[in-house]
RNA sequence: UGGUUAUCAAGAGUGAACGAGAGUACUGGCUCAGCGACUUCACAGCAACCGGUCUAAUUGGUAAGGUGCUUCCACCAGCAAAGCAUUGCUUUGAAUGAUAACAA
Numbered sequence: 001u002g003g004u005u006a007u008c009a010a011g012a013g014u015g016a017a018c019g020a021g022a023g024u025a026c027u028g029g030c031u032c033a034g035c036g037a038c039u040u041c042a043c044a045g046c047a048a049c050c051g052g053u054c055u056a057a058u059u060g061g062u063a064a065g066g067u068g069c070u071u072c073c074a075c076c077a078g079c080a081a082a083g084c085a086u087u088g089c090u091u092u093g094a095a096u097g098a099u100a101a102c103a104a
Stems, first nucleotide, its partner, number of pairs: 001104001003102006013043005021032003026078004044070003049066002052062003074096001079093006
């Protein structure tokens, strides 16, 4: 880097450093941000994909270790279908993306 599979409405924040944009790219909306966002680091926590462990056993418990995560449903919509309805709303799916595991 692309591939396969699974998940993505739950859950979990303080401090320090930095200093202007940030919420994956684009468009529209919405939101966060000098009362310091985003990012980085430290500590803490959440979760349970891999792995460890407990159990007779598991779709169970636990939480050494490897990841991940800790504003808003992946912030919402964009493409397709269906329904309601009348130019919007709802639902489902796709696409894209993120994370994990596996095999290259």
SAM riboswitch aptamer (S box leader) from Virgibacillus profundi, 104 nucleotides, folded computationally. The model forms 94% of the base pairs in the Rfam consensus. The source organism's lineage runs through Bacteria, Bacillati, Bacillota, Caryophanales and Virgibacillus. Rfam family: SAM riboswitch aptamer (S box leader). About the family: The SAM riboswitch is found upstream of a number of genes which code for proteins involved in methionine or cysteine biosynthesis in Gram-positive bacteria. The coordinates come from a structure-prediction model, not an experiment, and the mean pLDDT is 79.